[in-house]
RNA sequence: CGGGGCGUAGCGCAGUUGGCUAGCGCACCUGCUUUGGGAGCAGGGGGUCGGGUGUUCGAGUCACCUCGCCCCGA
Numbered sequence: 001c002g003g004g005g006c007g008u009a010g011c012g013c014a015g016u017u018g019g020c021u022a023g024c025g026c027a028c029c030u031g032c033u034u035u036g037g038g039a040g041c042a043g044g045g046g047g048u049c050g051g052g053u054g055u056u057c058g059a060g061u062c063a064c065c066u067c068g069c070c071c072c073g074a
Base pairs, nucleotide, nucleotide: 001073002072003071004070005069006068007067010026011025012024013023019057028044029043030042031041032040050066051065052064053063054062
C1' cells in the first nucleotide's frame, strides 16, 4: 500500500431477501423463600446498534467516508 472479516446492554451473542416496540443468556437491582449464603421463584433497570453522511415513507440490516481490532498478500 492492496484485499477480506469483525465492531449491537457490563460480558458473550442473535437479529443482515430494510418494516414496524432492538432481543437472548450470564451479570446487576428489588422482593419472596432461607438463621445466613447459594439455588429457586416473581418483578425491574440498562444499548439506538464504533463514528459520520447519504438512499428510502422507513436502515442494526443498503451505499460512501472514517476509526479500532484481526487475517491474507505485497
The RNA shown here (transfer RNA) has 74 nucleotides and comes from Bdellovibrionales bacterium RIFOXYD1_FULL_53_11. Its Rfam family is "tRNA".